[in-house]
RNA sequence: CAAUCGAAAAGGCAAACCCUCUGUGAAGAGGGGACGCAAAGCCACGGGACUCCCAGAGUCAGCCGGGUCGCCGAA
Numbered sequence: 001c002a003a004u005c006g007a008a009a010a011g012g013c014a015a016a017c018c019c020u021c022u023g024u025g026a027a028g029a030g031g032g033g034a035c036g037c038a039a040a041g042c043c044a045c046g047g048g049a050c051u052c053c054c055a056g057a058g059u060c061a062g063c064c065g066g067g068u069c070g071c072c073g074a075a
Stems, first nucleotide, its partner, number of pairs: 005073002012037002017032006035062001041068003045065003048060005
């Protein structure tokens, strides 16, 4: 210094639910709020689940896998 890993510290994100808005819808955005998270940052590549104006188009990254960038440094 880096990898594996995840103690401590500094911070970070934000489930359910409520309000407003957008969308046919799954759902998304903003505010409140915290169930939790070492990537709960990002990417729709694979699997999966869901929606519809259903031969197709879309949503979910806090479902699993994968890719990629990143804070700290004990055992």